[in-house]
RNA sequence: UCCGUUAAAGGGCAAACCUGUCGAAAGACGGGGACGCAAAGCCACGAGGCUUCUGCAGGAAUGUUUUUCUGCCAUGCCAGUCGGGCUACCAAA
Numbered sequence: 001u002c003c004g005u006u007a008a009a010g011g012g013c014a015a016a017c018c019u020g021u022c023g024a025a026a027g028a029c030g031g032g033g034a035c036g037c038a039a040a041g042c043c044a045c046g047a048g049g050c051u052u053c054u055g056c057a058g059g060a061a062u063g064u065u066u067u068u069c070u071g072c073c074a075u076g077c078c079a080g081u082c083g084g085g086c087u088a089c090c091a092a093a
Stems, first nucleotide, its partner, number of pairs: 006091001012037002017032006035080001041086003045083003048078003055072007
């Protein structure tokens, strides 16, 4: 000097919940708030999970051909589900 691990120090992020906005929803963003996190920084590449406006299939009601229910499907979402890739402050033993 570099790498690994991780005390300490300086700090960082921010779950649930409340609230505003967007969205069909999952969820995202802003404010409050802290359950936790050494990558809880970034990336949808793999697996997994969530939602289903639209679309497809079927059922029920209705007598205007509409309304409603169930199932299936991501092109949507989750990086604080896991794996993977990239980057990264400090530094005793």
This is a predicted structure of a 93-nucleotide RNA (c-di-GMP-I riboswitch aptamer) from a Longimicrobiaceae bacterium. The sequence was found by an Rfam model in a public genome assembly. The source organism's lineage runs through Bacteria, Pseudomonadati, Gemmatimonadota, Longimicrobiales and Longimicrobiaceae.